[in-house]
Molecule: transfer RNA
Organism: Phycisphaerae bacterium
RNA sequence: GCCCCCAUCGUCUAGCGGCCCAGGACGCCGGGUUCUCAACCCGGUAACAGGGGUUCGAUUCCCCUUGGGGGUACCA
Numbered sequence: 001g002c003c004c005c006c007a008u009c010g011u012c013u014a015g016c017g018g019c020c021c022a023g024g025a026c027g028c029c030g031g032g033u034u035c036u037c038a039a040c041c042c043g044g045u046a047a048c049a050g051g052g053g054u055u056c057g058a059u060u061c062c063c064c065u066u067g068g069g070g071g072u073a074c075c076a
């Protein structure tokens, strides 16, 4: 240089065009229970990397950029 893959709550992740103003677990906050702690129960919290395109409709498909990972080449 070229090719491929990945990017979603604080963390790990679900999602395969409409059921998503995005779900789950852990964490965190509040409450309940308990002599206390842990555990358990209830409630709350918070995310689609950026830009453009396709489409009636995009987290999802396409292109570019950014960041991360992997493969391959570097003849002369």
Stems, first nucleotide, its partner, number of pairs: 001072007010026004018056001027045006049065005